Notes: Model confidence (mean pLDDT): 82 of 100. Predicted 3D model of a 77-nucleotide RNA (transfer RNA) from Cenarchaeum sp. SB0675_bin_21. It matches the Rfam family "tRNA". It is annotated as a transfer RNA. It was read from a public genome assembly.

[in-house]
């Protein structure tokens, strides 16, 4: 150099194909519960959905391009 594939909450990740209110376990904070704790219940924070442009009434989801990881593959040597 080409080819897939992946970037979403503090971590693993789902949604994306078929646009239409941003999610889920964990963790965090509070409160219930207990003589206290563990464990369990409830409720709350917490997001520029990598970045930029485009289509649309709307865009994490569709196009373009470009950053970063990943795998493959090709050329020189």
């Nucleotide at each position: 150099g080409c080819u897939u594939c992946g970037a979403u909450a503090g971590c693993u990740c789902a949604g994306c194909c078929u646009g239409g209110u941003a999610g889920a376990g964990c963790g965090u904070u509070a409160c219930c519960u207990u003589g206290g704790u563990a464990a369990g219940g409830u409720a709350a924070a917490g997001g520029u959905c990598g970045c930029g442009g485009g289509u649309u009434c709307g865009g994490a989801u569709c196009c373009c391009g470009c950053u970063c990881g990943a795998a493959g593959c090709u050329c020189c040597a």